[in-house]
Context: one part of a larger RNA
């Protein structure tokens, strides 16, 4: 000296841009964080329109029917709830990091090629009816539909078998050709029709490749302690076999007795890891807030199901501990999401606006969700950047210190006078910019038998939480903004007067016992400044 996610003390004007439970991975009231889609389906309730019919106070009500438009509830399907957001417990491990490696693997959505979508079928939920049950919620019985489900056809580079080729050190892989098993939504919305059907878009299915995005295996790197010296039975390796997307003792039977270690094994402590961040000329040493990558957890311990994908924060079973109902039979619940509350603790924030912007879910879309984001709120927590006036002003006023009583010293410092107007108050413009796409409308091109619909340009219309906010113009007073810390040496700054080893200071020499520049006030000075200065920690 320089840095902190800093606290403390004493003190505060403004902005911009960051940062904010380092402790208890403790416990959580409450509210919101994962929905959508009717252009998959069936249904129920409401409203408008049409037709019919009834009462009739001739413009009101009630009833049916179908038909369309439109809202709302649940339900059966579909995609998403593996992403995004939080923690740092645990992990000394292939978890990271950094090279490769897969002839051992997957990969919804998106891309590009090739092929397709035939023909049946038989449930069930919502719904009614009935029973149980304090509830949560259940059983039985009958209807009903689909892009739910189930057969059957068709067909491949799957898979078995057989021949042939290339290529690899090898285990093997790669093509080709023959025989024998496997799929769909026949959907949905338009458009046109001679009602057979033809066509757009969006879905579906098959096989291939690609992109992305996992999955395993490995070389080398990162910690302390040897007052831890030996560790080890699924251990170590083989042989069949299960399991898996896939290798592997992953798991299993059986056979061998191996395997790992002073190059530090096993034990024990501590610790997410990195891109970085502090500091240092640098080499080195420290750390791992925020931002990004990556793992790891989700109340504790296990387990599987579902799915392209999990062993799944706002899924589900079990078991436990707490907490909460409860008719004592039995249930509900998991904030390391955003806020906010208790507790802890030196200490760390609003129970706020908005989905306009970016991003994500779904949906043809319009559009709905979106505590992710985007804003605003609080905190001098930090970093940066303004102010708190400027110019002139000696009779060196008053006053204050101090005195050798002669003066010196605060001091151009005030005051006075002439500006300015950053801030700041007040008004007045400001739906500036953040806006890009999406909608409607014309054209134009591929396509089509032709539309519709893609694409591609051109017009228009509407869309701002932040906010009446940023600026920007006026006016309008200098008016409302200076504190902290030291002053014996280190160390930039000195005197008075109290006090008398008292009271105190102090980072290290060390001051104080009656002339203390070292305690304490007061003037004076020196530092930094909306911050000063203590502590705590790292270089």
């Nucleotide at each position: 000296g320089g840095a902190u996610g800093a606290a403390c003390g004493c003190u505060g004007g403004c902005g911009g841009c960051g940062u904010g439970c380092c402790u208890a991975a403790u416990a959580c009231a409450u509210g919101c964080a994962a929905g959508u889609c009717g252009a998959g389906c069936g249904c129920g309730u409401c409203u408008u329109u049409u037709g019919g019919g009834g009462g009739c106070u001739u413009g009101c009500c009630c009833c049916c029917a179908u038909a369309a438009a439109g809202a709302c509830g649940a339900g059966c399907g579909g995609c998403g709830g593996a992403c995004g957001g939080g923690u740092g417990a645990g992990u000394a491990a292939c978890a990271c990091g950094u090279g490769g490696g897969c002839a051992a693997c997957c990969u919804g959505c998106c891309c590009a090629u090739c092929a397709g979508a035939c023909c049946g079928g038989g449930a069930u939920a919502a719904c009614c009816a009935c029973g149980g049950g304090a509830a949560a919620c259940c059983g039985u019985g009958g209807c009903u539909a689909a892009u739910a489900c189930c057969g059957g056809a068709u067909a491949a580079u799957c898979c078995u078998u057989u021949g042939c080729c290339a290529c690899g050190c090898a285990g093997g892989u790669g093509g080709c050709a023959a025989a024998g098993u496997u799929g769909a939504a026949a959907g949905a919305c338009g458009g046109u029709u001679u009602c057979g059907g033809c066509u757009g878009u969006c879905a579906c299915u098959g096989a291939u490749g690609g992109a992305u995005g996992g999955g395993c295996c490995u070389g080398c790197g990162g910690c302390g302690c040897a007052u831890u010296a030996g560790c080890u039975g699924g251990u170590u390796g083989g042989u069949g076999g299960g399991g898996u997307a896939a290798c592997g003792g992953c798991c299993c039977a059986c056979c061998a007795a191996g395997g790992c270690g002073a190059c530090g094994a096993u034990g024990c402590g501590u610790a997410g890891c990195c891109g970085a961040c502090c500091u240092g000329a640098g080499a080195g040493g420290g750390u791992g807030a925020u931002c990004g990558g990556c793992c790891a957890c989700a109340c504790u311990g296990g387990g599987a199901c579902u799915g392209a994908g999990a062993c799944a924060c706002g899924g589900c079973c079990c078991a436990g501990a707490c907490u909460c109902c409860u008719a004592c039979g039995g249930g509900a619940g998991g904030c390391a999401g955003c806020a906010g509350u208790a507790g802890g603790g030196a200490a760390u924030c609003u129970u706020c606006c908005g989905c306009a912007a970016u991003g994500g879910a779904c949906g043809c879309a319009a559009g709905u969700c979106u505590g992710a984001c985007g804003g605003a709120g609080c905190a001098a927590c930090g970093c940066c950047g303004c102010g708190u006036g400027a110019g002139u002003g000696a009779c060196g006023a008053a006053g204050g210190g101090u005195u050798u009583c002669g003066g010196c010293u605060c001091g151009u410092a005030a005051a006075a006078c002439u500006c300015u107007g950053u801030u700041g108050u007040u008004a007045a413009g400001g739906a500036a910019g953040a806006a890009c796409g999406u909608c409607c409308c014309c054209g134009u091109g591929a396509g089509u038998a032709a539309c519709u619909g893609c694409a591609c340009g051109g017009g228009g219309a509407g869309u701002g939480a932040c906010g009446g906010u940023a600026c920007u113009u006026a006016a309008c007073c200098a008016g409302a903004a200076a504190g902290c810390c030291a002053c014996g040496g280190c160390u930039a700054a000195c005197u008075a007067c109290g006090u008398g080893c008292c009271a105190g200071c102090a980072g290290c020499c060390g001051c104080g016992g009656u002339a203390a520049u070292a305690c304490g006030u007061a003037g004076g000075u020196g530092g930094c400044a909306a911050g000063c200065g203590u502590u705590a920690u790292c270089c």
Small-subunit ribosomal RNA, 5' domain from Salinicoccus kekensis, 539 nucleotides, folded computationally. The coordinates come from a structure-prediction model, not an experiment, and the mean pLDDT is 81. The source organism's lineage runs through Bacteria, Bacillati, Caryophanales, Staphylococcaceae and Salinicoccus.